[in-house]
RNA sequence: ACGAGUGUAGCUCAGCGGGAGAGCACGCCCUUCACACGGGCGGGGUCGUAGGUUCAAUCCCUAUCACUCGUA
Numbered sequence: 001a002c003g004a005g006u007g008u009a010g011c012u013c014a015g016c017g018g019g020a021g022a023g024c025a026c027g028c029c030c031u032u033c034a035c036a037c038g039g040g041c042g043g044g045g046u047c048g049u050a051g052g053u054u055c056a057a058u059c060c061c062u063a064u065c066a067c068u069c070g071u072a
Base pairs, nucleotide, nucleotide: 001071002070003069004068005067006066007065010024011023012022013021018055026042027041028040029039030038048064049063050062051061052060
């Protein structure tokens, strides 16, 4: 320099046009003499950024940023 991939909750990840979700973590309640385990409820997200297409974008297109891999 070129090409490819990944970017979504505090962490690990799903979701691939029309509800933003799971597990763990965190808070509250139940249970216990107490803790742990277990059960229930809940909070937390500008979906890397900026444009575009569309009635509608996490999803499609373009550019860009960070990281990883490959080729030279």
Description
A computed fold for a 72-nucleotide RNA from an Oligoflexia bacterium, annotated as transfer RNA. It matches the Rfam family "tRNA". It is annotated as a transfer RNA. Its family is annotated with triplet codon-amino acid adaptor activity in the Gene Ontology. Lineage of the source: Bacteria > Pseudomonadati > Bdellovibrionota > Oligoflexia. Its mean pLDDT, the model's own confidence on a scale to 100, is 83.